Predicted 3D model of a 423-nucleotide RNA (Bacterial RNase P class A) from uncultured Colwellia sp. NCBI's taxonomy places the organism under Bacteria, Pseudomonadati, Pseudomonadota, Alteromonadales, Colwellia. Its mean pLDDT, the model's own confidence on a scale to 100, is 75.
RNA sequence: CGAGUUGACGAGACAAUCGCUGCUUCAUCGUUGUGCCUUCGGGUAGACAGAUGGAGGGGAGGAAAGUCCGGGCUCCAAUGAGCAGGGUGCCAGGUAACGCCUGGGCGGCGUGAGCCGACGACAAGUGCAGCAGAGAGAAGACCGCCGAUGGUUACUUUUUCGAAAGUUUCACAGGUAAGGCUGAAAGGGUGCGGUAAGAGCGCACCGGAUUGCUGGUAACAGUAAUUGCAGGGUAAACUCCACCCGGAGCAAGACCAAAUAGGGUUUCAUGACUACUUAAACGCAAGUUUGAAUAGUAUAAGCGUGGCUCGCGUGGAAACCGGGUAGGUUGCUUGAGCUAUAGAGCGAUUUAUAGCCUAGACGAAUGAUUGUCACUUUUCUUCGGAAAAGCUACAAAACCCGGCUUAUGCGUCAACUCACUUA
Numbered sequence: 001c002g003a004g005u006u007g008a009c010g011a012g013a014c015a016a017u018c019g020c021u022g023c024u025u026c027a028u029c030g031u032u033g034u035g036c037c038u039u040c041g042g043g044u045a046g047a048c049a050g051a052u053g054g055a056g057g058g059g060a061g062g063a064a065a066g067u068c069c070g071g072g073c074u075c076c077a078a079u080g081a082g083c084a085g086g087g088u089g090c091c092a093g094g095u096a097a098c099g100c101c102u103g104g105g106c107g108g109c110g111u112g113a114g115c116c117g118a119c120g121a122c123a124a125g126u127g128c129a130g131c132a133g134a135g136a137g138a139a140g141a142c143c144g145c146c147g148a149u150g151g152u153u154a155c156u157u158u159u160u161c162g163a164a165a166g167u168u169u170c171a172c173a174g175g176u177a178a179g180g181c182u183g184a185a186a187g188g189g190u191g192c193g194g195u196a197a198g199a200g201c202g203c204a205c206c207g208g209a210u211u212g213c214u215g216g217u218a219a220c221a222g223u224a225a226u227u228g229c230a231g232g233g234u235a236a237a238c239u240c241c242a243c244c245c246g247g248a249g250c251a252a253g254a255c256c257a258a259a260u261a262g263g264g265u266u267u268c269a270u271g272a273c274u275a276c277u278u279a280a281a282c283g284c285a286a287g288u289u290u291g292a293a294u295a296g297u298a299u300a301a302g303c304g305u306g307g308c309u310c311g312c313g314u315g316g317a318a319a320c321c322g323g324g325u326a327g328g329u330u331g332c333u334u335g336a337g338c339u340a341u342a343g344a345g346c347g348a349u350u351u352a353u354a355g356c357c358u359a360g361a362c363g364a365a366u367g368a369u370u371g372u373c374a375c376u377u378u379u380c381u382u383c384g385g386a387a388a389a390g391c392u393a394c395a396a397a398a399c400c401c402g403g404c405u406u407a408u409g410c411g412u413c414a415a416c417u418c419a420c421u422u423a
Base pairs, nucleotide, nucleotide: 002418003417004416005415006414007413008412009411010410012373013372014371015370016369017368018367020059021058023056024055025054026053027052028051029050034045035044036043037042061394065405066404068403069402070401071400072399073249074248075247076246080308083306085245086244087243088242089241090104091103092102093101094100105119106117107116108115109114120240121239125238126237127234128233142180143179144176145175146174147172149171150170151169154167155166156165157164158163188206189205190204191203192202193201207229208227209226210225211224212223213222214221215220253330254329255328256327263321264320265319266318267317268316272297273296274295275294277292278291279290280289281288282287302312303311304310337356338355339354340353341352342351343350344349375390376389377388378387379386380385
C1' cells in the first nucleotide's frame, strides 16, 4: 500500500413555527336511556358516547417483511407417557421454550484468517442405481497370461545319425484374477519375495476387525497387542431406533345495544332400573296395578377443534332452505421489558443494586419549513478556513415476546489473515 475474514455501533442533535394524532387532566357545551319533581305540556340532575378550548408529556424498523419455528394469552375442557399424524437427530451447556444460541468433536471447502454440515442405524426388512460391461452385492471370466496332452511348418543346438531338447504356431484338459476393457462406482493400497503364470500365497508399511491401556463429563483422540482380514453405495429412499408434540387462534375470547320470520322442511328421541313420599282403583287384610314429585344408578340419539378413551346429558338434538344484524366497548400494551454499574462464567447467559415507562390506531395518525451544530462528499484556499450539496439503499406498527430466513445502501470502530515492497 492492496485484497480479504469476523464482530460491534449509528439511523443525526438542539430550538422555533405550522399541521396531524392518541393518552392524562381541567373547563365549557350538549346528552337517547336513567334518577327526582310535575298542572303530564315539561323542568331539573347528569354518567357513557360526542364537540370546542387550555395544560402536560408521547408518536413507525434493523429488518416492522416471510407467516417458517417456539412460547405468553384466550377458548374447547375434565382425563389418558395411549392410537393416527407430525417434528428433531454428534456431545456438553444456555433458555420460558425451540428446528434457536454458545462451546467442543468429527467431516468437507479454503494458502489462511475462517465458512458450511439434512452429523443415529444398511448384518431388522423391502427397494433403487438406465445403458455399458465378464461381472453391480453373499455380485466375475470377455480380452489377456500360464499350460499337461496332441498336431503342423520353419529355425537353433547336440548327436551314438535312430533321434533328443528348445523356440515359433494351432487346438485344447486345466489354472489365473496380477495387467486391460466397461462404468458414477469393480472382491483393500504401495512395494518386495514367490509361482508354470498369478493371487495376502508370504512378508514390510498403511488400511480394516477385535481386545486392552491412557486422556477427556462426553462426543471422540492417542497408543499397544493380536489377526491375512473389509457382506460396496444410497435412509435429503420406504423403514427401524431414541426423544419431543392435544387442537384452534386476537377475524381467539368477553360484554352492551339493536333487528329479525316464536319462519319452513326432514330425521332421531321423548325411555330403563332402584329407593322413598303421595293420589286413584282393586282387595276382608297382606298386597297388586296405574299416575305424579324427589333423590340416585346406569345410559340411546346427540355434543365435546384428527379419531378413541372418557366426560356431559333424559331435555330435546341434528341437517337443509330462507330471513335479520354485522353497531359500540373491551381484549390493547408494565413486559420471560429496557438502561447503567459490579460479580460469576471461555461463551451463550446469569446474579445483585439503582434508575426508566418509550405508539396503541380501527378505513387506519406519526408530517412540513427555518436556523445553529455534528458527520460525509466535492471545489477553492492566504492553510485560519470558506462555499455548495448530501444524510441514503431495503423499506411502514395492528395482541405481545424469543429466534431463524430473505431484501439492502452509507458511515464509523476494533481484531485477525494473505500477498508485495522497504528497513
The sequence was found by an Rfam model in a public genome assembly. Its Rfam family is "Bacterial RNase P class A". The family's RNA type in Rfam is ribozyme.